[in-house]
RNA sequence: GGUCCUGUGGUGUAAUGGUUAGCACCUUGGACUUUGAAUCCAAAGAUUCAAGUUCGAGUCUUGGCAGGACCU
Repeated sequence: GGUCCUGUGGUGUAAUGGUUAGCACCUUGGACUUUGAAUCCAAAGAUUCAAGUUCGAGUCUUGGCAGGACCU
């Protein structure tokens, strides 16, 4: 330098182009308990960026950025 793949809460992982983007762990608060653990309830927290297509984009298209694989 070239080709290809990936990018979603702190972590992991879903979402047929159509609900306020779901679930588990973690975190915080509460209940329970003499205290703690365990258990239960609740809350906070995310689509890598920009443009385009579309009535509607996490999803499709293009470009950028980051990471990875291969070739040179």
Molecule: transfer RNA
Organism: Halichondria panicea